[in-house]
Molecule: RNase P RNA; transfer RNA
Organism: Bryobacteraceae bacterium
RNA sequence: CUGUUCGGACGGGUGGUCGCCUGGACGGUGGGUUGUACCCGCCGCUCCGGGAGGAAAGUCCGGUCUCCCCAGGGCAGCAUGCCGGCUAACGGCCGGGGGAACCCGCUCAAAGCGGGCUUCACGGAAAGUGCCACAGAAAAUAUACCGCCGGAGGAUUCGGCCGCAAGGCUGAUUCUUCGGUAAGGGUGAAAUGGUGCGGUAAGAGCGCACCGCGGGCGGAGCAAUCCGUUCGGCAGGGUAAACCCCAUGCGGAGCAAGACCAAAUAGGAGAGGAGGAGCGGCCCGCUCCGUUCGACUCUCGGGUAGGUCGCACGAGCCUGGCAGCAAUGCCAGGCCUAGAGGAAUGACCGCCGCCCUUUCGAGGGUACAGAAACCGGCUUACAGUCCGGGCAGGCCC
RNA sequence: GCGGGAGUAAUUCAGUGGUAGAAUGCCAGCUUCCCAAGCUGGACGUCGCGGGUUCGAGUCCCGUCUCCCGCUCCA
Numbered sequence: 001c002u003g004u005u006c007g008g009a010c011g012g013g014u015g016g017u018c019g020c021c022u023g024g025a026c027g028g029u030g031g032g033u034u035g036u037a038c039c040c041g042c043c044g045c046u047c048c049g050g051g052a053g054g055a056a057a058g059u060c061c062g063g064u065c066u067c068c069c070c071a072g073g074g075c076a077g078c079a080u081g082c083c084g085g086c087u088a089a090c091g092g093c094c095g096g097g098g099g100a101a102c103c104c105g106c107u108c109a110a111a112g113c114g115g116g117c118u119u120c121a122c123g124g125a126a127a128g129u130g131c132c133a134c135a136g137a138a139a140a141u142a143u144a145c146c147g148c149c150g151g152a153g154g155a156u157u158c159g160g161c162c163g164c165a166a167g168g169c170u171g172a173u174u175c176u177u178c179g180g181u182a183a184g185g186g187u188g189a190a191a192u193g194g195u196g197c198g199g200u201a202a203g204a205g206c207g208c209a210c211c212g213c214g215g216g217c218g219g220a221g222c223a224a225u226c227c228g229u230u231c232g233g234c235a236g237g238g239u240a241a242a243c244c245c246c247a248u249g250c251g252g253a254g255c256a257a258g259a260c261c262a263a264a265u266a267g268g269a270g271a272g273g274a275g276g277a278g279c280g281g282c283c284c285g286c287u288c289c290g291u292u293c294g295a296c297u298c299u300c301g302g303g304u305a306g307g308u309c310g311c312a313c314g315a316g317c318c319u320g321g322c323a324g325c326a327a328u329g330c331c332a333g334g335c336c337u338a339g340a341g342g343a344a345u346g347a348c349c350g351c352c353g354c355c356c357u358u359u360c361g362a363g364g365g366u367a368c369a370g371a372a373a374c375c376g377g378c379u380u381a382c383a384g385u386c387c388g389g390g391c392a393g394g395c396c397c
Numbered sequence: 398g399c400g401g402g403a404g405u406a407a408u409u410c411a412g413u414g415g416u417a418g419a420a421u422g423c424c425a426g427c428u429u430c431c432c433a434a435g436c437u438g439g440a441c442g443u444c445g446c447g448g449g450u451u452c453g454a455g456u457c458c459c460g461u462c463u464c465c466c467g468c469u470c471c472a
Base pairs, nucleotide, nucleotide: 001393002392003391004390005389006388007387008386009385010384012352013351014350015349016348017347018346020051021050022049023048024047025046026044027043028042029041030040031039032038053368057379058378060377061376062375063374064373065254066253067252068251077250078249079248080247081246082096083095084094085093086092097122098120099119100118102116103115104114105113106112123245124244128243129242130239131238132237145185146184147181148180149179150178151177152176153175154174155173158171159170160169161168162167193211194210195209196208197207198206212234213232214231215230216229217228218227219226220225258309259308260307261306268300269299270298271297272296275289276288277287278286279285316335317334318333319332320331321330322329323328353366354365355364356363357362398468399467400466401465402464403463404462407421408420409419410418415452423439424438425437426436427435445461446460447459448458449457
């Protein structure tokens, strides 16, 4: 310098024209009321202010808020899971411990030690149960396929010795059988501690040294854990993102929660009630509905449409200081900053910035994505720019 | 906005952690004068996608994508 990866920050600026949502002022206009005042609406070639995000997304966690339920305790269910801290809370964040992968150094190398960077759903497999395909002798009860070693018996194509000979003895080889062994081979993802020396018929923690493992004691640390020492030959594979055990936490629903105001029609309750309605105004008449099944009139409560609130001052934002390794907390000053109906937050034209291409004239592009009760996290998507760390490559000293 | 469920062959569905199956459909052969039916055989699969746990994942866990369903109040 280039590429890649991880973490952090940002994620276009400015001007013109025309629009949209919303708050206020002003003006016009409608209604209520005695009222020029007050209240409730509607409108505007008017004026002023505000109008998407780092994820507004997924709805995966945790809370605020609201309603329902609620004596106390237990079971079941779900979630979380090294230790400490932060926080309103969390499955989040910060710091620490331990493990793993990679790199560097010490080292001939391996093992080991030290350092760096990344990463881990990281309680318990010595409470119990289940599962471990295929292969393999054997998959958790232990066992023995090949091999190695020993005893007994047999065989003769071999060698040696003895014997005149028949044959005998012995070694080797091979077979059968009994036993020892778990070093070696082989299977598997995984085989009952590892390396070395001794030991042995061959072997084996059988014995010893070191490493590992387990128990005790001592020290450091709030703790996880680490260090030292001593004892024990060592018992017990993996799987809990299998059931399970242990510890801790959790009542349910969700702003379409919920609260208030409140038409028409139907239905309900109460009171009155013998009449009521229609046939163009009046009378007569006629028709319909009623007088135990109550027409019709009045009143009341619930509740729908509709409207208002919840609903934008909050675990709020910015700047500075202090405490802390940090997450975070405290203090001081300043600021008010979208909010609806599911629907608004835009369109067009310039200039500038950035990226790509270039025949150096210019041309093209500018990501992911759009609030809906609100807040803290996590996860996922994302062109391009800047900063920092790791790794790889190239060049120079 | 809030809550719940499902993705496996062309289609509809099965599938105790151990080689992915059934039915229908498709293709070929037999049968028939021809077709249908029947019989035999065959092709069918990124188990939506990406990670993780495990020796081993369609199955268990996490993330993600797509599709489907329900939700005013009172009675």